Annotation:
This is a predicted structure of an 85-nucleotide RNA (c-di-GMP-I riboswitch aptamer) from a Desulfobacteraceae bacterium. The sequence was found by an Rfam model in a public genome assembly. Of the family's consensus pairs, 95% are formed in the model. Its mean pLDDT, the model's own confidence on a scale to 100, is 89.
RNA sequence: CAAUCGAAAAGGCAAAACCGUCGAAAGGCGGUGACGCAAAGCAACGGGUCUGAAACCGCAGGGUCAUGAUCGCCGGGCUGCCGAA
Numbered sequence: 001c002a003a004u005c006g007a008a009a010a011g012g013c014a015a016a017a018c019c020g021u022c023g024a025a026a027g028g029c030g031g032u033g034a035c036g037c038a039a040a041g042c043a044a045c046g047g048g049u050c051u052g053a054a055a056c057c058g059c060a061g062g063g064u065c066a067u068g069a070u071c072g073c074c075g076g077g078c079u080g081c082c083g084a085a
């Protein structure tokens, strides 16, 4: 110095809920707020999950379906603070 790992220190992010807003919805964004997180930083590459506008099917109730969403569901990828055992 680097890798693995995760004590300490300095910090960081921000669940649910509420309010506003965008959206057909899932959900996103902003504010308040902290459940938690050593990548809970970035990015939809693979899988899973969610929604179902449009489309298709159905007499109807409804059903199928991602081009939509989720990285705080999992795996892989890229990057990053600190330095004990």
Stems, first nucleotide, its partner, number of pairs: 006082001012037002017032006035072001041078002045075003048070003055064003